The part of an RNA shown here (small-subunit ribosomal RNA, 3' major domain) has 476 nucleotides and comes from an uncultured bacterium.
The prediction has a mean pLDDT of 83.
The RNAcentral record of the full RNA draws on ENA, Greengenes and SILVA.
Rfam family: Bacterial small subunit ribosomal RNA.

[in-house]
Context: one part of a larger RNA
RNA sequence: UGACGGGGGCCCGCACAAGCGGUGGAGCAUGUGGUUUAAUUCGACGCAACGCGAAGAACCUUACCGGGGUUUGAACUGCAACGGCAACCUGCAGAGAUGCAGGGUUCCUUCGGGACUGUUGUAGAGGUGCUGCAUGGCUGUCGUCAGCUCGUGUCGUGAGAUGUUGGGUUAAGUCCCGCAACGAGCGCAACCCUUGUCUGUAGUUGCCAUCAGGUUAUGCUGAGCACUCUACGGAGACUGUCGGCGAAAAGCCGGAGGAAGGUGGGGAUGACGUCAAGUCCUCAUGGCCUUUAUGUCCCGGGCUACACACGUGCUACAAUGGGCGGAACAGAGGGUUGCUACCUCGUGAGAGCAAGCGAAUCCCACAAAUCCGCUCCCAGUUCGGAUUGCAAUCUGCAACUCGACUGCAUGAAGUUGGAAUCGCUAGUAAUCGCGGAUCAGAACGCCGCGGUGAAUACGUUCCCGGGCCUUGUACA
Numbered sequence: 001u002g003a004c005g006g007g008g009g010c011c012c013g014c015a016c017a018a019g020c021g022g023u024g025g026a027g028c029a030u031g032u033g034g035u036u037u038a039a040u041u042c043g044a045c046g047c048a049a050c051g052c053g054a055a056g057a058a059c060c061u062u063a064c065c066g067g068g069g070u071u072u073g074a075a076c077u078g079c080a081a082c083g084g085c086a087a088c089c090u091g092c093a094g095a096g097a098u099g100c101a102g103g104g105u106u107c108c109u110u111c112g113g114g115a116c117u118g119u120u121g122u123a124g125a126g127g128u129g130c131u132g133c134a135u136g137g138c139u140g141u142c143g144u145c146a147g148c149u150c151g152u153g154u155c156g157u158g159a160g161a162u163g164u165u166g167g168g169u170u171a172a173g174u175c176c177c178g179c180a181a182c183g184a185g186c187g188c189a190a191c192c193c194u195u196g197u198c199u200g201u202a203g204u205u206g207c208c209a210u211c212a213g214g215u216u217a218u219g220c221u222g223a224g225c226a227c228u229c230u231a232c233g234g235a236g237a238c239u240g241u242c243g244g245c246g247a248a249a250a251g252c253c254g255g256a257g258g259a260a261g262g263u264g265g266g267g268a269u270g271a272c273g274u275c276a277a278g279u280c281c282u283c284a285u286g287g288c289c290u291u292u293a294u295g296u297c298c299c300g301g302g303c304u305a306c307a308c309a310c311g312u313g314c315u316a317c318a319a320u321g322g323g324c325g326g327a328a329c330a331g332a333g334g335g336u337u338g339c340u341a342c343c344u345c346g347u348g349a350g351a352g353c354a355a356g357c358g359a360a361u362c363c364c365a366c367a368a369a370u371c372c373g374c375u376c377c378c379a380g381u382u383c384g385g386a387u388u389g390c391a392a393u394c395u396g397c398a399a400c401u402c403g404a405c406u407g408c409a410u411g412a413a414g415u416u417g418g419a420a421u422c423g424c425u426a427g428u429a430a431u432c433g434c435g436g437a438u439c440a441g442a443a444c445g446c447c448g449c450g451g452u453g454a455a456u457a458c459g460u461u462c463c464c465g466g467g468c469c470u471u472g473u474a475c476a
Stems, first nucleotide, its partner, number of pairs: 001476002003473003007470007015460002019424005026315008034306002042053002064301007077123008088103006106115003126290002129288003135284002137279003140275001142273001147186006153162003166177003192267004197235007206225002211222003238261001241255005317417001321376007333364003338357002343352003383414001388409004393404002430452007
């Protein structure tokens, strides 16, 4: 100087407390361990691995296993020699890769050859092989915590100290005051995006107050741009103002005005560093290993196994509910290899036909919870839907291993979950549906969107994590 303390002081954080809803029990989905297997590819392991890489394993993917092929190779760059093809089409053999046979036979040219391509040889390719403890890059984490440092000066023999400590204050090393310090840098804040109010400009594909026409009905049509909205610009919030407290400070408390008040809400933004944290399987790369194989092509299988254990979710156990009928209100997205209206058929998943739309125009697209009626009457039930049988739909060469969905039948466990444990402070939790990426098909996951919309916070003694000062130390 640090680190540590079941030392002290001060202060924060859904850290506790106060509340609300869960997990842990059940069934299923998914990841992991284990076991099994020819293989069940690999990585990730307290927080910070375990719906993680994977924004999507039937083939492909695919790295694993079995078998069948191949060896200058599936892809790339040269050199030398020889050849003029190759692609493509057809047939045969084969599980296919591939092999054989037949057809086919390009362009430029200074006629030397060249482009392109085949065979052989060679230099070398290739490797999701190893090492993340050789690395770059990227990322997680402490933590959006308020810290981490430097120059000069001063003090100290020196390591170092001072500044950065102290008194206040703040979300903040934020600001004020003081001070052997005076300044500065990286962080904080602000500048950026979004949302909340007003306003200017603009008015189609958006809108419909007024006028007119028309319809069973609808901005449907003319006219219009007021309103809503769209998207570009501007205004607005700064402790500016009033009162109190405070040190004539910084600031704090209360009020007014205001759409908004003290960082208005949300996002992006992550200092010096820590964990030899993660990644050689995104990519790049040193070294090592491999070279008729650890490369590469193909078919089939596996990654989907199942005495079990754990994590994360979904659905429930019901009456604040289930079922049936009727009525209403979003936002944000996506669409031409696409979204697909209307109509017809089907109980349905869907199918047929087919208009519109590269989309503020058309479509996906009926939002659902909600509200109004009727029914069920507390039961393993008109709760719950697992499992299984049959039939069918769609995608796709192909749904056996191993897809999703539909109809009928079947109706399991489950009556609120031990010890323990998680999230959340407001348009939040809870609850309800909608969309998107990936994607032929395949979400209960992920990423977004809106609808309905709470309870509680006395307080900081305690648990956890962190910041500052101080103290002890046989630790570095």